[in-house]
Context: one part of a larger RNA
RNA sequence: GAUUGAACGCUGGCGGCAGGCCUAACACAUGCAAGUCGAACGGUAACAGCAGGACUUGCUCUAGACGGGUGAGUAACGCGUGGGAAUAUACCUAGAGGUACGGGACAACGCCGGGAAACUGGUGCUAAUACCGUAUACGCCCUUCGGGGGAAAGAUUUAUCGCCAAGAGAUGGGCCCGCGUUAGAUUAGCUAGUUGGUAAGGUAAUGGCUUACCAAGGCACCGAUCUAUAGCUGGUUUGAGAGGAUGAUCAGCCACACUGGGACUGAGACACGGCCCAGACUCCUACGGGAGGCAGCAGUGGGGAAUAUUGGACAAUGGGCGAAAGCCUGAUCCAGCAAUGCCGCGUGUGUGAAGAAGGCCUUAGGGUUGUAAAGCACUUUCAGAUGUGACGAUAAUGACGGUAGCAUCAGAAGAAGUCCCGGCUAACUCCGUGCCAGCAGCCGCGGUAAUACGGAGGGGACUAGCGUUGUUC
Numbered sequence: 001g002a003u004u005g006a007a008c009g010c011u012g013g014c015g016g017c018a019g020g021c022c023u024a025a026c027a028c029a030u031g032c033a034a035g036u037c038g039a040a041c042g043g044u045a046a047c048a049g050c051a052g053g054a055c056u057u058g059c060u061c062u063a064g065a066c067g068g069g070u071g072a073g074u075a076a077c078g079c080g081u082g083g084g085a086a087u088a089u090a091c092c093u094a095g096a097g098g099u100a101c102g103g104g105a106c107a108a109c110g111c112c113g114g115g116a117a118a119c120u121g122g123u124g125c126u127a128a129u130a131c132c133g134u135a136u137a138c139g140c141c142c143u144u145c146g147g148g149g150g151a152a153a154g155a156u157u158u159a160u161c162g163c164c165a166a167g168a169g170a171u172g173g174g175c176c177c178g179c180g181u182u183a184g185a186u187u188a189g190c191u192a193g194u195u196g197g198u199a200a201g202g203u204a205a206u207g208g209c210u211u212a213c214c215a216a217g218g219c220a221c222c223g224a225u226c227u228a229u230a231g232c233u234g235g236u237u238u239g240a241g242a243g244g245a246u247g248a249u250c251a252g253c254c255a256c257a258c259u260g261g262g263a264c265u266g267a268g269a270c271a272c273g274g275c276c277c278a279g280a281c282u283c284c285u286a287c288g289g290g291a292g293g294c295a296g297c298a299g300u301g302g303g304g305a306a307u308a309u310u311g312g313a314c315a316a317u318g319g320g321c322g323a324a325a326g327c328c329u330g331a332u333c334c335a336g337c338a339a340u341g342c343c344g345c346g347u348g349u350g351u352g353a354a355g356a357a358g359g360c361c362u363u364a365g366g367g368u369u370g371u372a373a374a375g376c377a378c379u380u381u382c383a384g385a386u387g388u389g390a391c392g393a394u395a396a397u398g399a400c401g402g403u404a405g406c407a408u409c410a411g412a413a414g415a416a417g418u419c420c421c422g423g424c425u426a427a428c429u430c431c432g433u434g435c436c437a438g439c440a441g442c443c444g445c446g447g448u449a450a451u452a453c454g455g456a457g458g459g460g461a462c463u464a465g466c467g468u469u470g471u472u473c
Stems, first nucleotide, its partner, number of pairs: 001473002004470001006469005013345006020337001021303001026301003030298003035062001041058001042056003069256003078181007087173001092169002097164003100134004109124006140149003154161003182228003189219003194216008231253004235246004258279005281292004309335001311334003317331001318329004348378004358369004382414001384409005392400001417462005422443003428457005438445002
């Protein structure tokens, strides 16, 4: 000098754009953050009224594996980059084929109970695109090549939406490998599923992934193992560069969801707002038993030098469901708060010498503050008032918002500070103090004339900021 997610002190007019718990992955009151479909189905009090609408806590399909948060763990095929083969992929696309015949239940509901509650038992009825069987199936799977196994669902009304099976594409995944990826040797040896083989199991799939048997291997001073630290990257910052430091915001990947473990469902999870078990903590209880998980958005306590509103809207963009109307969406778009940063603008302009008064200095003549003020003549950006009034979205629909902008009006009116002045380093005198009080980034000032302390006048620098402290180069 540059830099900053900054903090502190003094000061503070307006706007645009951006960013705002770096600390306790500490604990959380309250509200909201994931639902949707009646065009698969049963039922229906009330409304309405005979044609449908509407509702539902049930059953069903799909979504909930996305979006949002955090960085605890992880030194690892986690990430980055370049390759690979032994893989599966809901929804979507294009084409070819099929969609036949039957059956039995279970909710909701009715009745009878249990329980403080959470919830739950018995019995009876019923529907389906829920469930089951049969048929058919070249292609699919298995095969000893003889054969064997395995599908489907209808709805409305005349054209669609579905359903099943097999390949193809697309999309987003899983897996393997080369190279790169912090420090310590005051860590030198580490390893028994360990290294390899055979066989079997398991997986969508390769593989000690798992098991049995066999062999005795495998890694390591080109740093194994251990310990400490750490999410990685595109980037950011500094620098002429090489390099150093860093990984907030935005984007990609990974990991996690009170702590530890586990699977279920599913195309996809071992699942933040799903389930089960154990633990710690909190809450309810009729003491028998139950409920909970903000590292979602706000918000609270706590910690801290320190970081915001329990706001508006689905209008736009995007997502989920739906044939659609539409519903949901703290994603998102907006508004609020604080000079946190960057950028822009303003706090007037011209004229004005009696060089006024006052202040300060003085060699007492004067000098300086200083065209500065006053006075005179103008202007009205911004802020203010009144009116008008968008783009963003148009066929219609605007949270922002009567916002931005535009027009008119009034009046210099409402708007300047902070640090410094010994040298480095731009800027000097007087008074007070007297090695005291104090200053200080370094050198150093202060012991009676201190340009270095404190005040004043004057000056210098930057400016809605200035200075200090911390960080990095």

A computed fold for a 473-nucleotide part of an RNA from an uncultured prokaryote, annotated as small-subunit ribosomal RNA, 5' domain.
The coordinates come from a structure-prediction model, not an experiment, and the mean pLDDT is 83.